A computed fold for a 631-nucleotide part of an RNA from an uncultured bacterium, annotated as small-subunit ribosomal RNA, 5' domain.
Context: one part of a larger RNA
RNA sequence: GAUCGAACGCUAGCGGCAUGCCUAACACAUGCAAGUCGAACGGUAACAGGACUAGCUUGCUAGUCGCUGACGAGUGGCGGACGGGUGAGUAAUACGUAGGAAUCUACCUUGUAGUGGGGGAUAACUCGGGGAAACUCGAGCUAAUACCGCAUACUCCCCGCAUCUAUCUUUAUGGUUUGUGAAGUCUGAAAUUGAGCCAGAAGACUGAGCAAAUCAUAAAGAUGGGUGUGGGGCAAAGCGGGGGACUUCGCAUUUAAAUUAUUUAUAUCAAGUGAUUUAAAUGCGAGGCCUCGUGCUAAAAGAUGAGCCUGCGUCGGAUUAGCUUGUUGGUGGGGUAAAGGCCUACCAAGGCGACGAUCCGUAGCUGGUCUGAGAGGAUGAUCAGCCACAUUGGGACUGAGAUACGGCCCAGACUCCUACGGGAGGCAGCAGUGGGGAAUAUUGGACAAUGGGCGCAAGCCUGAUCCAGCAAUGCCGCGUGUGUGAAGAAGGCCUUCGGGUUGUAAAGCACUUUCAGUGGGGAAGAAGGGUUCAAAGUUAAUAACUUUGAGCAUUGACAUUACCCACAGAAGAAGCACUGGCUAACUCUGUGCCAGCAGCCGCGGUAAUACAGAGAGUGCAAGCGUUAAUC
Numbered sequence: 001g002a003u004c005g006a007a008c009g010c011u012a013g014c015g016g017c018a019u020g021c022c023u024a025a026c027a028c029a030u031g032c033a034a035g036u037c038g039a040a041c042g043g044u045a046a047c048a049g050g051a052c053u054a055g056c057u058u059g060c061u062a063g064u065c066g067c068u069g070a071c072g073a074g075u076g077g078c079g080g081a082c083g084g085g086u087g088a089g090u091a092a093u094a095c096g097u098a099g100g101a102a103u104c105u106a107c108c109u110u111g112u113a114g115u116g117g118g119g120g121a122u123a124a125c126u127c128g129g130g131g132a133a134a135c136u137c138g139a140g141c142u143a144a145u146a147c148c149g150c151a152u153a154c155u156c157c158c159c160g161c162a163u164c165u166a167u168c169u170u171u172a173u174g175g176u177u178u179g180u181g182a183a184g185u186c187u188g189a190a191a192u193u194g195a196g197c198c199a200g201a202a203g204a205c206u207g208a209g210c211a212a213a214u215c216a217u218a219a220a221g222a223u224g225g226g227u228g229u230g231g232g233g234c235a236a237a238g239c240g241g242g243g244g245a246c247u248u249c250g251c252a253u254u255u256a257a258a259u260u261a262u263u264u265a266u267a268u269c270a271a272g273u274g275a276u277u278u279a280a281a282u283g284c285g286a287g288g289c290c291u292c293g294u295g296c297u298a299a300a301a302g303a304u305g306a307g308c309c310u311g312c313g314u315c316g317g318a319u320u321a322g323c324u325u326g327u328u329g330g331u332g333g334g335g336u337a338a339a340g341g342c343c344u345a346c347c348a349a350g351g352c353g354a355c356g357a358u359c360c361g362u363a364g365c366u367g368g369u370c371u372g373a374g375a376g377g378a379u380g381a382u383c384a385g386c387c388a389c390a391u392u393g394g395g396a397c398u399g400a401g402a403u404a405c406g407g408c409c410c411a412g413a414c415u416c417c418u419a420c421g422g423g424a425g426g427c428a429g430c431a432g433u434g435g436g437g438a439a440u441a442u443u444g445g446a447c448a449a450u451g452g453g454c455g456c457a458a459g460c461c462u463g464a465u466c467c468a469g470c471a472a473u474g475c476c477g478c479g480u481g482u483g484u485g486a487a488g489a490a491g492g493c494c495u496u497c498g499g500g501u502u503g504u505a506a507a508g509c510a511c512u513u514u515c516a517g518u519g520g521g522g523a524a525g526a527a528g529g530g531u532u533c534a535a536a537g538u539u540a541a542u543a544a545c546u547u548u549g550a551g552c553a554u555u556g557a558c559a560u561u562a563c564c565c566a567c568a569g570a571a572g573a574a575g576c577a578c579u580g581g582c583u584a585a586c587u588c589u590g591u592g593c594c595a596g597c598a599g600c601c602g603c604g605g606u607a608a609u610a611c612a613g614a615g616a617g618u619g620c621a622a623g624c625g626u627u628a629a630u631c
Base pairs, nucleotide, nucleotide: 001631002630003629006627007626008625009624010623013478014477015476016475017474018473019471020470021436026434027433028432030431031430032429035078036077037076040075041074043071044070047069048068049067050065051064052063053062054061055060056059085389086388087387094314095313096312097311098310099309100308103306104305108302109301110300112298113297114296115295116150118148119147125140126139127138128137129136130135156233157232158231159230160229161228162227163226164225165224166223167222168221169220170219171218172217173216174215175214176213177212178211179210180209183206184205185204186203187202238294239293240292241291242290243289246288247287248286249285250284251283252282253281254280255279256278257277258276259275260274261273262272263271264270315361316360317359322352323351324350327349328348329347330346331345332344333343334342364386365385366384367383368379369378370377371376391412392411393410394409395408414425415424416423417422442468444467445466446465450464451462452461453460454459481511482510483509484508491502492501493500494499515572517567518566519565520564521563525558528554530552531551532550533549534548535547536546537545575620576619577618578617579616580601581600582599586615587614588613589612590611596603597602
């Protein structure tokens, strides 16, 4: 000098953008933070509508009916593995980077094939019982996209056969190379001398045989892959919208016929009314059928996400030098989605280490951030990627996926309720409380936007998020007025008593109105969704559905928004530190080695530019200083 998640002292006008428990991973009152789907299901507790019945104050009350909109509790599906928090642990099961092969992947995308036919339960509910409660037991009833068989399934899995091909092992034959080398042929040993030796030392050439390596061919075996084929095994669920013609069933009305009861008239026939049956027509409802949408099943490909392996790099200590027995490797087996001592039986005795193993201490890692000319050094708040954790320790279940924060079980500590028998809980989610601390905010608003979960959708949920509140904690911007004004006023301070200085500063005069204040206007953040119409696609179809376009009425927490206009009046808005040198800025008074100052040097013992006050000045400015920390 720069920096800061800062704190403290004095001071303080406004706005924008950021940031805000670094300490006790201490304990937590209260509220909220994960639900959703009635287009999977049986249903109807509440609300609204409708129908029927009853009462009467003729438009109210009561009751019944799931008929409709909807929907508490329940079965079922998807999501609660994301999002949000924290950094305790972890020095390598982590992170960063570069690679790899032996894997899985719900929802999503693409194409292929299928979606047939059955069964038995169980919650809710009803009845009964236990318990203070949490909750729980028994009997009975019922549904499904809940559950379980059956059928079918080239492609999927398992087993076998045939064929092709690749690799490996063994055997046989042959070739080549290397080594060894019986035997044979040729040449034929100077000197020394212990042995051998011309009946042949040593050398050269030829070289049977043997061993190893390698190549080729053939046979057999093992393993892998491709193709074909045979056997065995594995699946499913429906729901919603629309419909011209056809068809089945139910209800209502009409017509016709038959039977029967009754009334009129009557000796009968006959006519009217009611009931039942049959047939036809019409209307309504349900189904078949057709069609559309969306689900479901199987295997495949992709995308996304995840698991695994390897190399290199990542703090300090040698006053830590040896560490290791599933340890290191192999074979067989098991296990996993998957390679692997991951586990197990047997076998071998390995593996790591002064290039620092093991042990101890400290620590989440990185992109980055701060500093520095750089190299480096320090650091890892906010934002982003990865990891780990969720009161402490352990365990599995479910699931495509689990460290399962707001799931389960067991044990420990702690807190709470209790009728003493037994139960309930987990803020390192957002607010908030106590405590700790030098120190860190509201028990706020909204789902309007972005994103997420569920749902066909409308929509619901969302302390994610977007906003608002608090804090000069930081950065940036603006203002606290502008011009003129010498009688150089008064007052203060100094003085050599002449004056100097404060000082154009003030007053006065003339202006302006940013910001704050009051009143009025007023964007963008809004894309969508709803409804009507039109066109295209689909279809038997001018239904329905999908896509596109147009019209209409609408959706804003922030918000008294940003911004603009008007009004009034200089009106409401400056401090802090320093002034001996370093270091910009000096005099007076008081004090008298006292009181005090101080970052270093050092000031103060009677003329202190260094203490204290005053005047004046210097520096920065809504801040200025001090302290801590880093370079």

The coordinates come from a structure-prediction model, not an experiment, and the mean pLDDT is 81.